[in-house]
């Protein structure tokens, strides 16, 4: 000087358990506080989470029955795994190769 690698975390897919199907969840929008963002520092108009509010908005169908209940299905549902793809907004060190 050029070149790479490595994190939180994210995205469909699979399986497991489990909410809901009496509509909470999950998107969408604004308002508030908070969080974390590679090995060190900083550190966003960008994530993320929480409260609160507004708009939209839906898939049940069957066994059994005194009753709980089970079984299929639904739901841009929740949580763990599992393997594959993506990956510091930025900026200043640092690591490795040359």
């Nucleotide at each position: 000087g050029c070149a790479g690698a490595g994190u939180a975390g994210a995205a469909a897919u699979c399986u497991g358990u489990g909410c809901g199907u009496u509509a909470a969840g999950u998107g969408c929008u604004a308002u508030g506080u908070g969080a974390a963002c590679a090995g060190g520092g900083a550190g966003u108009u960008g994530u993320c989470a929480c409260a609160c509010a507004g708009a939209c908005g839906a898939a049940a169908a069957g066994u059994a029955u005194u009753a709980a209940a089970c079984u299929u299905g639904c739901g841009g549902u929740a949580c763990a795994g599992a393997a594959u793809u993506c990956g510091c907004a930025u900026c200043c060190c640092g690591c490795u190769g040359c």
Molecule: THF (Tetrahydrofolate) riboswitch aptamer
Organism: uncultured Lachnospira sp.